[in-house]
Molecule: c-di-GMP-I riboswitch aptamer
Organism: Candidatus Electrothrix aarhusensis
RNA sequence: AGUUGAAAAAGCCACAACCGUCGUGAGGCGGUGUCGGAAAGCCACGGAUCUCUGGAAGAGAGACCGCCGGGUUACCUGC
Numbered sequence: 001a002g003u004u005g006a007a008a009a010a011g012c013c014a015c016a017a018c019c020g021u022c023g024u025g026a027g028g029c030g031g032u033g034u035c036g037g038a039a040a041g042c043c044a045c046g047g048a049u050c051u052c053u054g055g056a057a058g059a060g061a062g063a064c065c066g067c068c069g070g071g072u073u074a075c076c077u078g079c
Stems, first nucleotide, its partner, number of pairs: 002079002005076001012037002017032006035066001041072003045069003049063005
């Protein structure tokens, strides 16, 4: 430097649920929690899903990166 995630270690993240709080909502944030995770770090770029508005639309505005893909950065480790 490339590649791998079998095993191990240091550290990291934190599903459901509950509490508080913000939002019409999907959901966000904080705390407890610990189902899991090798990018479960980051970016709504493509698809999926979900919400709201709308009489309706191939419409508009949003949510989600812990659904899949893509982009980008990185710890440890086998080769």